RNAcentral holds the sequence, with entries from ENA and Rfam. This is a predicted structure of a 72-nucleotide RNA (transfer RNA) from Trichonephila clavata. The organism belongs to Trichonephila, within Eukaryota. Its Rfam family is "tRNA". Rfam describes the family as follows. Transfer RNA (tRNA) molecules are approximately 80 nucleotides in length. Its mean pLDDT, the model's own confidence on a scale to 100, is 83.

[in-house]
RNA sequence: GUCCCUGUAGUGCAAUGGUAGCGCAUUGAACUUCUAAUCCAAAGGUCGUGCGUUUGAAUCCCACCUGGGAUA
Numbered sequence: 001g002u003c004c005c006u007g008u009a010g011u012g013c014a015a016u017g018g019u020a021g022c023g024c025a026u027u028g029a030a031c032u033u034c035u036a037a038u039c040c041a042a043a044g045g046u047c048g049u050g051c052g053u054u055u056g057a058a059u060c061c062c063a064c065c066u067g068g069g070a071u072a
Base pairs, nucleotide, nucleotide: 001071002070003069004068005067007065010024011023012022013021018055026042027041028040030038048064049063050062052060
């Protein structure tokens, strides 16, 4: 240089173009003599950035950025 993969909640990861979810963690309540465990609920997201397509984009197009890999 060329090509491929990756980026989503504190963390690990999902999500046929149609309200962004799950586990763990955090907070609160229940239970318990107390703690742990269990159960219930809540908070927490400019979906890497910008542009475009579309009635509608995390998802499709293009460029760029981060991390990783292949090739010579």